[in-house]
RNA sequence: CCCUUAGAGUUUGAUCCUGGCUCAGGACGAACGCUGGCGGCGUGCCUAACACAUGCAAGUCGAGCGGGGAACAUUGGAAGCUUGCUUUUGGUGUUUCUAGCGGCGGACGGGUGAGUAACGCGUGAGCAACCUGCCCUCUACUGGGGAACAACACAUCGAAAGAUGUGCUAAUACCGCAUAAGACCACAGUACUGACAUGGUACAGGGGUCAAAGGAGCAAUUCGGUAGAGGAUGGGCUCGCGUCUGAUUAGCUAGUUGGUGAGGUAACGGCCCACCAAGGCGACGAUCAGUAGCCGACCUGAGAGGGUGAUCGGCCACAUUGGAACUGAGAAACGGUCCAAACUCCUACGGGAGGCAGCAGUGGGGAAUAUUGGGCAAUGGGGGAAACCCUGACCCAGCAACGCCGCGUGAAGGAAGAAGGCUUUCGGGUUGUAAACUUCUUUUAGCAGGGACGAAGGACGUGACGGUACCUGCAGAAAAAGCAACGGCUAACUACGUGCCAGCAGCCGCGGUAAUACGUAGGUUGCAAGCGUUGUCCGGAUUUACUGGGUGUAAAGGGCGUGUAGGCGGAGAUGCAAGUUGGGAGUGAAAUCCCGGGGCUCAACCCCGGAACUGCUUUCAAAACUGCAUCCCUUGAGUAUCGGAGAGGCAAGCGGAAUUCCUAGUGUAGCGGUGAAAUGCGUAGACAUUAGGAGGAACACCAGUGGCGAAGGCGGCUUGCUGGACGACAACUGACGCUGAGGCGCGAAAGCGUGGGGAGCAAACAGGAUUAGAUACCCUGGUAGUCCACGCUGUAAACGAUGAAUACUAGGUGUGGGAGGACUGACCCCUUCCGUGCCGCAGUUAACACAAUAAGUAUUCCACCUGGGGAGUACGGCCGCAAGGUUGAAACUCAAAGGAAUUGACGGGGACCCGCACAAGCGGUGGAGCAUGUGGUUUAAUUCGAAGCAACGCGAAGAACCUUACCAAGUCUUGACAUCCCUCUGACCGGACAGUAAUGUGUCCUUUCCUUCGGGACAGAGGUGACAGGUGGUGCAUGGUUGUCGUUAGCUCGUGUCGUGAGAUGUUGGGUUAAGUCCCGCAACGAGCGCAACCCUUAUUCUUAGUAGCCAGCAUGAAAGAUGGGCACUCUAGGGAGACUGCCAGGGAUAACCUGGAGGAAGGUGGGGAUGACGUCAAAUCAUCAUGCCCCUUAUGACUUGGGCUACACACGUGCUACAAUGGCGUAAACAAAGGGAAGCGAGCCUGCGAGGGGGAGCAAAUCUCAAAAAUAACGUCCCAGUUCGGACUGUAGUCUGCAACCCGACUACACGAAGCUGGAAUCGCUAGUAAUCGCGAAUCAGAAUGUCGCGGUGAAUACGUUCCCGGGUCUUGUACACACCGCCCGUCA
Repeated sequence: CCCUUAGAGUUUGAUCCUGGCUCAGGACGAACGCUGGCGGCGUGCCUAACACAUGCAAGUCGAGCGGGGAACAUUGGAAGCUUGCUUUUGGUGUUUCUAGCGGCGGACGGGUGAGUAACGCGUGAGCAACCUGCCCUCUACUGGGGAACAACACAUCGAAAGAUGUGCUAAUACCGCAUAAGACCACAGUACUGACAUGGUACAGGGGUCAAAGGAGCAAUUCGGUAGAGGAUGGGCUCGCGUCUGAUUAGCUAGUUGGUGAGGUAACGGCCCACCAAGGCGACGAUCAGUAGCCGACCUGAGAGGGUGAUCGGCCACAUUGGAACUGAGAAACGGUCCAAACUCCUACGGGAGGCAGCAGUGGGGAAUAUUGGGCAAUGGGGGAAACCCUGACCCAGCAACGCCGCGUGAAGGAAGAAGGCUUUCGGGUUGUAAACUUCUUUUAGCAGGGACGAAGGACGUGACGGUACCUGCAGAAAAAGCAACGGCUAACUACGUGCCAGCAGCCGCGGUAAUACGUAGGUUGCAAGCGUUGUCCGGAUUUACUGGGUGUAAAGGGCGUGUAGGCGGAGAUGCAAGUUGGGAGUGAAAUCCCGGGGCUCAACCCCGGAACUGCUUUCAAAACUGCAUCCCUUGAGUAUCGGAGAGGCAAGCGGAAUUCCUAGUGUAGCGGUGAAAUGCGUAGACAUUAGGAGGAACACCAGUGGCGAAGGCGGCUUGCUGGACGACAACUGACGCUGAGGCGCGAAAGCGUGGGGAGCAAACAGGAUUAGAUACCCUGGUAGUCCACGCUGUAAACGAUGAAUACUAGGUGUGGGAGGACUGACCCCUUCCGUGCCGCAGUUAACACAAUAAGUAUUCCACCUGGGGAGUACGGCCGCAAGGUUGAAACUCAAAGGAAUUGACGGGGACCCGCACAAGCGGUGGAGCAUGUGGUUUAAUUCGAAGCAACGCGAAGAACCUUACCAAGUCUUGACAUCCCUCUGACCGGACAGUAAUGUGUCCUUUCCUUCGGGACAGAGGUGACAGGUGGUGCAUGGUUGUCGUUAGCUCGUGUCGUGAGAUGUUGGGUUAAGUCCCGCAACGAGCGCAACCCUUAUUCUUAGUAGCCAGCAUGAAAGAUGGGCACUCUAGGGAGACUGCCAGGGAUAACCUGGAGGAAGGUGGGGAUGACGUCAAAUCAUCAUGCCCCUUAUGACUUGGGCUACACACGUGCUACAAUGGCGUAAACAAAGGGAAGCGAGCCUGCGAGGGGGAGCAAAUCUCAAAAAUAACGUCCCAGUUCGGACUGUAGUCUGCAACCCGACUACACGAAGCUGGAAUCGCUAGUAAUCGCGAAUCAGAAUGUCGCGGUGAAUACGUUCCCGGGUCUUGUACACACCGCCCGUCA
């Protein structure tokens, strides 16, 4: 340089950080679920090293030997007779088989991983301390004898296995003798040599010991045998380094460690033994405990790492368990021996047999792992001279989608976008070119024909696989697609069912009637002969951080010092070369990975070559750095001298103030204490006051983010002893330093032990209060303790929540100690060192903050952390007299716990401000009777809704029927109402009759328009089905409308700026206002919705107009604006004017604005109304209306009659009328405004006591009418009573409306005359034409207001003020709240 390095969800209202949990990837000897066409190559008991039936897995050599058997040939004997045949018995020869002796091999190959934490394994060395059959090379030799034992024969024992005795015999079996080049042993030499010692090599001397086997062949020859040397191969032993976890395992060790000698071994060695010495190992982790075969490699990862140790390969260990040796070149021997043990089998009960962790296979265990197959054709092994034999090693086949790889299930065209399915806004959309259909192809599977390589040496022969691979032909789209997912992470959406059920879920989380999250379907997405799930490992996880983390507040600095081991360490010079760097050599097995080629059609797979294996050893070189050695230096560190500062420590002595107590005096009734009290003390004299005395403890003022100390901590004064720091000087030493695991020491308060002391204070305790309780807070007492001496304990929010040391990195300003300079100077100033504070730049930080006293930049060392809870708990160890301390887990459980900051909300936090919020007043409610609404109760039904303020004279501006939705009874079913279709009729409407409780029902009468005569329009009746209908549910699916905070002054945006960000700024601040109203200032500048204004009304005036209004003047008139006339006035209704802090004075900042004044009808928004920001309350309404979904359809729809909504032990709200003299009653008299009126208002007149009735003028109304205003004023009466107050209730008689006043209307007259004498706790309204009081009108309405909405008349009191109650606004502060204090949350109980 190139290559490589990916994240996401989840804590919050939102943000940043810390931090855990979870996911996406890859892998597997896997298992399970669903599914399954073919082939190739691999792989296949991970569990019970559990037990094993059966067969096979190690034999071979007759050319080592003696026998024996068989066959054939040949030659004798015997018997039979068929006289040349059969049988039998000998000899010889050939061929063949082999029980035994003998040789070689059964120590290889194959299996398994129990044990083993070890020189077992890996890697690299060493053996001068060793062995090595078969194999290769070389040298020499192979002479002559002997004695046995199997087999065999006989006998005996035993069920068997087997054993024993006697006798015979061979050899390449065994044993002497000869020979000895040579080997070995002891002795004694010379030369050379090695990295030390023991030594090694070569040559030469004499002495001792030690060999052998033969077979085959006619022979040549060949195969053997013996001794020796060398090689090769294979082993044995030793050593360096590496190799899991636990210290809640800290000490272990007696052949232990070493020596001498002897033994033993192939060989070294306490390997074994005798004697001697007392050593050896261990914090660099001994010993003990747990777990585990190790490695090449495999998986993962960017890498560093982490995990694993199946298949293949190397090593080790084991062969039912434990032990032992024999044989042998080699074993302490898987298919050998012996002993013991367990188990299984046989047995005549005396005794025997066995070992699948070889290949198959069985049982068992388990989630789970295959055939009792073929062959020695190939490769390899054993034996043999060879032929050959053996070989479950091996080569093949079988089973299993267990894995990897490859192929297929068709390809092209094909829109009427078919049918069907699903969905729909009913138009359509989608499945979908998908299918059908047309054309084409035939891989694989199927059938048929051909047909290998693998087989080697000169030839022949030899193939389990296998008639397999492969090639060719034939037929036909023919036989071949599933699984999972579809809320986010994460690609992919709808319908139905279900209704916190059933269920899902990796995390967050879905499901309580509209579920893209459950189940099903359609569709879609992903992968595909597989797909999902589960389990395990790595990754993501920088979440153990070497690469590559942290510790002020998130988990985390030891309470502090001293110091051991260890780690790290100033300047110069020389040397060495351990670390370090470079070159060379050896090794790092093969396979694997990577690269380049090659072979199977490709790939997987296999083959060849290269590279690599980052390591270890060795050698040569370099000398910068570290190290080691030597010399030297002074700046780090220390010592000496001089100087001042200090609550540093220990001991002794002294002092005054105060509390308490004692004694005495004076003095008298209280003292004390509290929010208020009481307990307590006091007439036996307290408290207070004076004097004297006793005793203990603590040291006011000075006093200070002042001083000293390592920390804990230290405070009256004096003396003694004593530690440390600082400054000046630069004399001395010469790196002596820093840190510091363990260790040792110090260590507040409380507590413990022994002995003192005890004034005050004060746990425990007692009493009094408080309280629902009060084992507390408050009060009165009061014991341990607090104090002293000597011991123990060893912990604290032991905090700067900040380990120690060194160096460096802007400034400013205080303060304590010292020194220097300058100066007349002790002041001040300048410089400097050491402490101690504040502010602040860079930098750091998640932010807050830190900032030369770092939390900055670096270095060194120590301590500590790794999600929350469980838990600093349990167990164990150590310490302690005890209390307890220290060290310090796990099961289980959660998806968070946490830090900092932000915006809100909240606070019995703070500051400021407002409101009939309080206060000051006036009048009410709450008590009575009645009206009305609600709850409750009742009922066949008492229809429904509204529920704190913000439901309750509310929906309802008016339930006798209707309304009406409720109940009972009776009816109707395309329907009471709408649209479409068919048939009939000519109507419909209306009238009459029958019948009914009524509707329904039945009968009769009357009766259209246009026309081309076909019919059409319209209406009715009947019919069919689409449909109608629903005041049925859901206001928590909705629209619209409304209430409320609140007519409160707020709510936001753009750009800019600040902050990592949520956000902030603006909008905060100083004033001011009714107001985010305005002014000033300001990193903000502007803008929007709100405020205000614009609108209506009212108060003044002008002008225009003058009827139905008005009448000053004129005229008429009996009176009346009645008439003429007039429009001046009132009034009506159009248009103007007027009010703006405009003017003056003062205050304020010269501003905004405030106070006062003038003028004015009105003065600072003149009064009133309409007007309601962003939003809050899942606020109200599906019963105004509209509407999604669900539900009913001879009924939850429709009609009718009657009933109910009007019930009544009771409770609440809102009102009316009263309780009376500011009044009641009577008589006569005066003054409004605003409205209504034709199915209406209705005058005058008549009539009735009256409600009314009769009659009807006038009036669609500034004309007529309702209509009388009432309180008031005047006169008269009543005289404080349940009344001449009050009028409920009741009786009788009536009036009106209406089809109809029984349930259930209003009114009238007469009579009756209840409660009630001003209302408990509590609570409501109102600030001026207001409260209070008085009447009038209207809507609804046939009738039916004490309600509602309006109108005018009369007409007050009070507001010091903002402490408090309630509500609200702004700023600020705290917060563990955010569903936001009606929050969160702790404990107990169930």